[in-house]
RNA sequence: UUUCACUUCAAGCCGAAUCCCGUGCACGCGGGAUCGGGGGACCCAAUCAGUUGGGGCGAGUUGCGUGGGGAAGCCACGUGAGGCGCAGGUUCGUUCCGCGCCAGCCCGUCAGCUAACCCCGUAGGCCGACGAACGAAUGAGA
Numbered sequence: 001u002u003u004c005a006c007u008u009c010a011a012g013c014c015g016a017a018u019c020c021c022g023u024g025c026a027c028g029c030g031g032g033a034u035c036g037g038g039g040g041a042c043c044c045a046a047u048c049a050g051u052u053g054g055g056g057c058g059a060g061u062u063g064c065g066u067g068g069g070g071a072a073g074c075c076a077c078g079u080g081a082g083g084c085g086c087a088g089g090u091u092c093g094u095u096c097c098g099c100g101c102c103a104g105c106c107c108g109u110c111a112g113c114u115a116a117c118c119c120c121g122u123a124g125g126c127c128g129a130c131g132a133a134c135g136a137a138u139g140a141g142a
Base pairs, nucleotide, nucleotide: 012126013125014124018033019032020031021030022029023028035121036120037119038118039117044112053110054107055106056105057104061081062080063079064078065077066076067075068074082102083101084100085099086098089138090137091136092135093134094133095132096131
């Protein structure tokens, strides 16, 4: 000097998942606000037959083709449509480009919408990358 790995700090990212108060020696526990979600009338919707039970959180769906498999609502790859996230004085919006993601879990035969009302959550994970324009608001400097 270069490369790799680990740890810490700061700024930041995905997500609803942040803040405050009390108690307690501490671990912890309790409460509130905030944000997020579910159940739940009239009205509306639905109302038949067959197969298949059906439903919820979440961006995390789906068509086609090939292969695997006894088979599947299964797995892998390719491809089309659709959806989600990310980078810059700060915040927000739009477009192009680029880079990623399309998981996981839960209810338990039961739930359309839904005022009042009732119930639940307020976690966890990451920390790499660094393009180009337009608009709105605002900050700093002169």
Molecule: c-di-AMP riboswitch aptamer (ydaO/yuaA leader)
Organism: Solirubrobacteraceae bacterium